[in-house]
Description: Predicted 3D model of a 430-nucleotide RNA (Bacterial RNase P class A) from a Pseudonocardiaceae bacterium.

RNA sequence: CGAGUUGGCAGGGCGGCCGCGGGCGGUGUCCGCGAGGGCGCGCCCGAGGAAAGUCCGGACUCCACAGGGCAGGGUGGUUGCUAACGGCAACCCGGGGUGACCCGCGGGAAAGUGCCACAGAAAACAGACCGCCGCUCGCCGCGGUGUCGGUGCCUCUGGCGCAGGCGGGCGCGGCGGGGCGGUAAGGGUGAAACGGUGGUGUAAGAGACCACCAGCAUCCCGGGUGACCGGGGUGGCUCGGUAAACCCCACCCGGAGCAAGGCCAAGAGGACACCGUGCGUGCACGGUGUCUGCGCAGGCGCACGAGGGCUGCCCGCCCGAGCCUGCGGGUAGGCCGCUUGAGCCUGUCGGUGACGGCAGGCCCAGAUGGAUGGUCGCCACCGUGAGAUCGCUCACGGGACAGGAUCCGGCUUACAUGCCAACUCGUCCG
Numbered sequence: 001c002g003a004g005u006u007g008g009c010a011g012g013g014c015g016g017c018c019g020c021g022g023g024c025g026g027u028g029u030c031c032g033c034g035a036g037g038g039c040g041c042g043c044c045c046g047a048g049g050a051a052a053g054u055c056c057g058g059a060c061u062c063c064a065c066a067g068g069g070c071a072g073g074g075u076g077g078u079u080g081c082u083a084a085c086g087g088c089a090a091c092c093c094g095g096g097g098u099g100a101c102c103c104g105c106g107g108g109a110a111a112g113u114g115c116c117a118c119a120g121a122a123a124a125c126a127g128a129c130c131g132c133c134g135c136u137c138g139c140c141g142c143g144g145u146g147u148c149g150g151u152g153c154c155u156c157u158g159g160c161g162c163a164g165g166c167g168g169g170c171g172c173g174g175c176g177g178g179g180c181g182g183u184a185a186g187g188g189u190g191a192a193a194c195g196g197u198g199g200u201g202u203a204a205g206a207g208a209c210c211a212c213c214a215g216c217a218u219c220c221c222g223g224g225u226g227a228c229c230g231g232g233g234u235g236g237c238u239c240g241g242u243a244a245a246c247c248c249c250a251c252c253c254g255g256a257g258c259a260a261g262g263c264c265a266a267g268a269g270g271a272c273a274c275c276g277u278g279c280g281u282g283c284a285c286g287g288u289g290u291c292u293g294c295g296c297a298g299g300c301g302c303a304c305g306a307g308g309g310c311u312g313c314c315c316g317c318c319c320g321a322g323c324c325u326g327c328g329g330g331u332a333g334g335c336c337g338c339u340u341g342a343g344c345c346u347g348u349c350g351g352u353g354a355c356g357g358c359a360g361g362c363c364c365a366g367a368u369g370g371a372u373g374g375u376c377g378c379c380a381c382c383g384u385g386a387g388a389u390c391g392c393u394c395a396c397g398g399g400a401c402a403g404g405a406u407c408c409g410g411c412u413u414a415c416a417u418g419c420c421a422a423c424u425c426g427u428c429c430g
Base pairs, nucleotide, nucleotide: 001426002425003424004423005422006421007420008419009418010417012379013378014377015376016375017374018373020046021045022044023043024042025041028039029038030037031036048401052412053411055410056409057408058407059406060257061256062255063254067315068314069313070312072253073252074251075250076249077091078090079089080088081087092106093104094103095102096101107248108247112246113245114242115241116240129187130186131183132182133181134180135179136178137177138175139174140173141172142171143170146166147165148164150162151161152160153159154158195213196212197211198210199209200208214238216235217234218233219232220231221230222229223228261336262335263334264333269292270291271290272289273288274287275286276285277284278283279282294328295327296326297325298324299323300322307319308318309317310316343362344361345360346359347358348357349356350355381398382397383396384395385394386393387392
């Protein structure tokens, strides 16, 4: 210098004007008998690294927490960290990369069951499509042999020769022939074909046998807290994959959620009492107070028991006179919960690290139709263009993802642009 790997940080700054939410103050003004309230004033505070998705874990709140049985969900290398976790750290094993480093839903498939598409002959107590080998049948060719007729010669009831025809058996060879069988070495298919290489052996072959290697099971020794690692012996000669399929093993798990939950106020309608008015003298209307908390219709049930509780289900136990549906009407305001917390910052100590201890300092949104905004100026950053006396000036443009709602710890996802640190590989120079 080039190419990378990992981790981390920032997410514009200052000011003016107008405006919004919360807290405190009391020195303005208005309302109110008062408590207090409205407006204004002063001071302080006012979104994020993800506030997001709501996926996981907790705090907190309410309900449940006699018994027995059966289900259900989650997690899954080891050791730690933590309030807890499916998170994080370090390590182990497997895979990838020259390397820094990265990836792994990483218990069990020789408990059992299921499944393994397409292709392929065969896909799980394997399997003969081609090939190879043996036996056999058929056909063809050749060889020698037998026989038949023809012809030539001779020593002529016969013998020898020449060319030819035909049948059976034999031998050899052949046929992209048929049948029966052997063979998993070779070809071809596939993600995967029942260990690999070499030899012995065989008709051809094969862990059939042998040597070495890989892997499995089991035993022993050594190291490590452990996952596991290193070494040695023995054994059958090799056992496929899939558990994000059922299943088995180990561990964990009550339910619902701040619309949790609590308090105050109001309320439609009804009952009773009192007061007033009216008259038709026991009713109507109005007001006040107390208690209750609405009305109408339909269905089921009232011990031959609806419904409810034991918050998955069943048994069992307990409560039990109301329950369900539809229509109509009323209230839908305020306060607490609510933000001081596994809190943040700095320093230091322990630990490889996640993290923890100690000391000091700090207070950092609490809205409820839901505040945190708008605009202007200057500076910084980025891009484009122009001008130069050159690393300077001018003009124009741009700045992401996204926003609390009970609170924390994580994970995941989104993100313009800028910066830092450590490390790796290559090339060159000293």

It matches the Rfam family "Bacterial RNase P class A". Rfam's curators write: Ribonuclease P (RNase P) is a ubiquitous endoribonuclease, found in archaea, bacteria and eukarya as well as chloroplasts and mitochondria. A source record names the gene rnpB. The coordinates come from a structure-prediction model, not an experiment, and the mean pLDDT is 76. The source organism's lineage runs through Bacteria, Bacillati, Actinomycetota, Actinomycetes and Pseudonocardiaceae.